Context: one part of a larger RNA
Molecule: small-subunit ribosomal RNA, central domain
Organism: uncultured bacterium
RNA sequence: UUGGGCGUAAAGCGUCCGCAGGUGGCUAUGCAAGUCUGCUGUCAAAGCCUGGGGCUUAACCCUAGAGAGGCAGUGGAAACUGAAUGGCUAGAGUACGGUAGGGGUAGAGGGAAUUCCCGGUGUAGCGGUGAAAUGCGUAGAGAUCGGGAAGAACACCAGUGGCGAAAGCGCUCUGCUAGGCCUGUACUGACACUCAUGGACGAAAGCUAGGGGAGCGAAUGGGAUUAGAUACCCCAGUAGUCCUAGCUGUAAACGAUGGAUACUAGGCGUUGCUUGUAUCGACCCAAGCAGUGCCGUAGCUAACGCGUUAAGUAUCCCGCCUGGGGAGUACGCGCGCAAGCGUGAAACUC
Repeated sequence: UUGGGCGUAAAGCGUCCGCAGGUGGCUAUGCAAGUCUGCUGUCAAAGCCUGGGGCUUAACCCUAGAGAGGCAGUGGAAACUGAAUGGCUAGAGUACGGUAGGGGUAGAGGGAAUUCCCGGUGUAGCGGUGAAAUGCGUAGAGAUCGGGAAGAACACCAGUGGCGAAAGCGCUCUGCUAGGCCUGUACUGACACUCAUGGACGAAAGCUAGGGGAGCGAAUGGGAUUAGAUACCCCAGUAGUCCUAGCUGUAAACGAUGGAUACUAGGCGUUGCUUGUAUCGACCCAAGCAGUGCCGUAGCUAACGCGUUAAGUAUCCCGCCUGGGGAGUACGCGCGCAAGCGUGAAACUC
């Protein structure tokens, strides 16, 4: 240098944006840097290869010739790459017109339930378990009716249904705001894809400050269970869970499957839009585009399985892997208030 991989064996960054870099649509013209090609010079001799010769042969030696390739110069070619100029519209984008949605954010409102407080009725139990006990209750509990307060979550609808880059998003209404999809017309004219470094977002738990605190509930206390029971079960219960402003930056952050583009049998669902047919009314039916599921052909796969939403066939770019343990540890560095996170070995051992 060439060669292998990454759903489950080691291996896809949690997700996105994006500079440099890499890669890049159709077409015309000339250029000639890459590319191809002719010639020249040079790359000492020896050696290698081919022919001839000399030691009896060989090894060895002498002699002649040649190739490939590198570099430089020079002449040429113009298909491809490139740089330049011009054009195009199939990629990409913009506008107009529609459309679905728990997308985001701020504000306002609502009912059910729970707990607590006050009052009425009312009396001896309630609660809890496998069974109990701790606990609550004659200072009137539990039950029931009326009134009030508070906080948190939004039953049914609800769906392998929807939206979002992911994390995630579900009561109702309003303001602000982002993206997608569809239809055709107009416009820009390659403006694209990917992306080291970098940046932004990022569940839960945790941290700082100030609020809030109904229910639940690490820790903790008590009751049980048990040989013991620092548990499972029960009664209490603090942080926390909630809000505001910051920090943290990790998850089985999972489809354990990076992104983009093109191509490659079908069948059955489902969501959105459009068109056709059709109508009182898109009600049915069919087709197209975009999503989302199941089955399955070819092919792939160690198998399981994947199978137009590929793990098939190809191209481009990034990330990552290289036996188990030691170890995601030590050390150093960076970040953090801390907890810790990121980067990340070796000895030794099997």